[in-house]
Parts: sequence; C1' cells; structure tokens
RNA sequence: GCGAGAUUAGUAUAGUGGUAGUACGUUUGCUUCCCAAGCAAGAAGUGCGAGUUCGAUUCUCGCAUCUCGCA
Repeated sequence: GCGAGAUUAGUAUAGUGGUAGUACGUUUGCUUCCCAAGCAAGAAGUGCGAGUUCGAUUCUCGCAUCUCGCA
C1' cells in the first nucleotide's frame, strides 16, 4: 500500500428497518447481631459524520480505533 472482519451500559455478549435484551458489576430497600448469600426495585448503552427512508442500532458512503491476511 491492497483486501477482509469488528466497534451495542463499567465489563462480556445477543439482536432486529418501527422506542435494545441477557449475565456479571453498580445503587436503594428487605432479610441478618455483622458480613456473605438470597429476594425486590432502579440507573446506566447502539464509535463519529453524512446519505436513503415516514422512520436507521440495522441499509449505503466516508472517517477513527482494533484484529487478521497479502505484498
């Protein structure tokens, strides 16, 4: 330099053109003499920009970062 893939909550990971789930973690409460465990509830996320569309996390393009292959 060329090509391919990935980017979703603090961490890991699923998902689909129509308001995004799960696990761990975290906060509050209950329980306990205390801690742990358990139970209930809550907060927290689609890498950035543009386009298509009534509507984009999803489709298209560019950029950034990471990984792999070729030279």
The prediction has a mean pLDDT of 80. The RNA shown here (transfer RNA) has 71 nucleotides and comes from a Candidatus Saccharimonadota bacterium. It matches the Rfam family "tRNA". The family's RNA type in Rfam is transfer RNA. The sequence was found in a public genome assembly.